[in-house]
């Protein structure tokens, strides 16, 4: 550089459930705890979905990266 990540290791991450705190909600942090994960590490840019908002609908806030794409970068392993 580059891979339909197939097999090894060496390590990481952590859904539901729970418990406690925040928050008007979506939801988020802590700890416990493992369904799954090769970017389940990072950035709301594009869209999607979910809370506010509206008579309804856009504007507009806000959450969500474990919804799918973009962007830098990254372990170990094959070539």
């Nucleotide at each position: 550089u580059u891979g339909u990540g197939a097999a090894a290791a060496a390590g990481g991450c952590a859904a539901a459930c729970c418990u406690c705190u925040c928050g008007a909600g979506a939801g988020a942090g802590u700890g416990g705890g493992a369904c799954g994960c090769a970017a389940a590490g990072c950035c709301a840019u594009c869209g999607g979905c979910c809370c506010g908002g509206u008579a309804a609908u856009c504007a507009u806030g806000g959450g969500u990266g474990g919804c799918g794409g973009g962007g830098a970068u990254g372990c170990c392993c094959g070539a």
This is a predicted structure of a 79-nucleotide RNA (c-di-GMP-I riboswitch aptamer) from a Desulfobacteraceae bacterium. The coordinates come from a structure-prediction model, not an experiment, and the mean pLDDT is 81.